[in-house]
About this RNA
The RNA shown here (FMN riboswitch aptamer (RFN element)) has 121 nucleotides. It was read from a public genome assembly, where an Rfam model found it.
RNA sequence: AAUAUUCUUUGGGGCGGAGUGAAAUUCUCCACCGGCAGUAUAGUCUGCGAAGGGGCAUAUGCCCCCCGAACGGGUGAAAUUCCCGUACCGACGGUCAUAGUCCGGAUGGAAAAAGAAACAA
Numbered sequence: 001a002a003u004a005u006u007c008u009u010u011g012g013g014g015c016g017g018a019g020u021g022a023a024a025u026u027c028u029c030c031a032c033c034g035g036c037a038g039u040a041u042a043g044u045c046u047g048c049g050a051a052g053g054g055g056c057a058u059a060u061g062c063c064c065c066c067c068g069a070a071c072g073g074g075u076g077a078a079a080u081u082c083c084c085g086u087a088c089c090g091a092c093g094g095u096c097a098u099a100g101u102c103c104g105g106a107u108g109g110a111a112a113a114a115g116a117a118a119c120a121a
Base pairs, nucleotide, nucleotide: 005117006116007115008114009113010112016030017029018028019027032100033090034089035048036047037046038045043088044087052065053064054063055062056061070086071085072084073083074082092104093103094102
């Protein structure tokens, strides 16, 4: 110096106003939010995670399926990432009324990030 191992910590944001109604933070109009890695800085590109379904094992776990949405212009060597304009998307269960934003599984888990330790070659 590199590889692998173990441990610790961190690791998701957002309903404010108006309207209708018996009832809506759920409908309508306006508003608001954007996990991780890569890449010219990304909710919409590529890959991953979360949610849902299934199989094996059943102590941890492993594997498979599924997995939303963007165009036009500009600058530049380089941007579907920046700037301008106009759009679009958002699991499951619950609810006096249909939820990206409320409540719940979840004081959970994960992609991953940072730090530490000791061992072998």